[in-house]
Context: one part of a larger RNA
Molecule: large-subunit ribosomal RNA, domain IV
Organism: Puniceicoccaceae bacterium K14
RNA sequence: AUCUCUCUAAGGAACUCGGCAAAUUUGCCCCGUAUCUUCGGUAGAAGGGGCGCCCCCUUUGGGGGGCCGCAGUUAAGAGGCGCAACCGACUGUUUAGCAAAAACACAGCUCUCUGCUAAGUCGCAAGACGACGUAUAGGGAGUGACACGUGACCAAUGCGAAAAGGUGAAACUCUGGGGUGAGAGCUCCGGAACUAAGCCCUCGUGAAUGUCGGCCGUAACUAUAACGGUCCUAAGGUAGCGAAAUUCCUUGUCGGGUAAGUUCCGACCCGCACGAAUCGUGUAACGAGUUGCGCGCUGUCUCGGAGAGAUGCUCA
Repeated sequence: AUCUCUCUAAGGAACUCGGCAAAUUUGCCCCGUAUCUUCGGUAGAAGGGGCGCCCCCUUUGGGGGGCCGCAGUUAAGAGGCGCAACCGACUGUUUAGCAAAAACACAGCUCUCUGCUAAGUCGCAAGACGACGUAUAGGGAGUGACACGUGACCAAUGCGAAAAGGUGAAACUCUGGGGUGAGAGCUCCGGAACUAAGCCCUCGUGAAUGUCGGCCGUAACUAUAACGGUCCUAAGGUAGCGAAAUUCCUUGUCGGGUAAGUUCCGACCCGCACGAAUCGUGUAACGAGUUGCGCGCUGUCUCGGAGAGAUGCUCA
C1' cells in the first nucleotide's frame, strides 16, 4: 500500500450522474396521530414518554432472593421519516450469465364465432381434446380495478347481407366448317345457348384495419379574430389533456421552490408530431419502479487521522 472492520475534533451532502455506500431508526407498554379516501384504509402516520426498585454475595463480569406493574427488549436478530409528481389499479409473472420494470398477467369491460356429430384444435386416418360441458357454456380478438366518458368518417381495406343485374371455366345441349374415309367414324377449327363460386354492382358494419384539411379577409390604439369568403375531402380531431415517458425550435414564457435551479412543481397553449378500449382524463391503496424537495443522520465530503484483524514478505 491492499482487503474486512472499529473510532474520529469542527462542519453536516459542501461528495456525487444520483445521499451510491454508511449512519440514523429498530423490541414492548402508554399517550397521540394530519391530508386524502373506494370509509376498508392511509397508520407502526408523524411526534412524545416509560422500560424498574430493595437486600445479600461477588473474581466487579455477574449470581441469588424479594416487591410492584399491562409492560422490565437489547448477545444477535430487530422500520429512518415526511411532502410532491409520473407510470402501472392491486397480490402476482418474467429474460434459469448481465434488464424485475412503466414489460406480461390480472379481475372487470367490449366485439365476434359456436345450437351440439358445436365452433375451435391435434392427427394421413381411426380417434382425441373441447366436455362426460350445452349460449349464465365453449373458442378467438382487443382493452385492462374503480369513477366520469368513449366524438366524426363506410371513400380505401376487411367482414357481413342480398332468389335483381353484369362478367364468369369445364361439362351437357344445339349448330357451322376443314382433313380423311365407301360409310360408320376419327381428327382439327369455330358459333350459340346455359352457367357455380368468385369478382363487379347494392346495402350494412369502428370497443373492424384505419383516417380525422388548406388559403384569404375582418372589431373605434395595437394585437387577436366570435364573423365572412373560397378550395378540397369519406369526414376534417369532439370531450378531456397538453413544452407531456409525446415539444424540434427549447434552458419556450410566467409563477413557486434555491443565495444561485438545462432537473422538479403549478400555469399558459405557438400540440415540429396528444386525443378517446393500439382507450381519453382522473384516482384512494399498493410498488426492491422513475423523478424533485425537506427533516433526521452520518468519514460521501472539507481532509484527513487513529486503531483491530487479514493478505502481502521471509523462514520452516